[in-house]
RNA sequence: GGAUCUGUGACACAAUGGUAGUGUGUUUGACUCCAAAUCAAAAGGUUGCGUGUUCGAUUCACGUCAGGUUUA
Numbered sequence: 001g002g003a004u005c006u007g008u009g010a011c012a013c014a015a016u017g018g019u020a021g022u023g024u025g026u027u028u029g030a031c032u033c034c035a036a037a038u039c040a041a042a043a044g045g046u047u048g049c050g051u052g053u054u055c056g057a058u059u060c061a062c063g064u065c066a067g068g069u070u071u072a
Stems, first nucleotide, its partner, number of pairs: 001071007010024004018055001026042005048064005
C1' cells in the first nucleotide's frame, strides 16, 4: 500500500428502513438499628464524523477518522 471487520448512555452488547432497548454501574425511595442483598422508580444517547438516497436512516451509498484481522 491492498482486502476485510468493528465504532450505539460510564462499561459490555441488542435493534437488518418506521419514535434506540437490555444487563452491569450511578442516583432516589421501600425494606433494615445501620449496611449488604432484594424490590420499585429515575437520570444518563448529536448511534465516531461529514455528505447523499428515502416520506422516514443505527440500518442503504460515498468520503473521512480511530481500532482490530489478513495479505504483499
Record summary: Model confidence (mean pLDDT): 83 of 100. Predicted 3D model of a 72-nucleotide RNA (transfer RNA) from Lathyrus oleraceus. The sequence is in RNAcentral, with records from Rfam. Its Rfam family is "tRNA". It is annotated as a transfer RNA.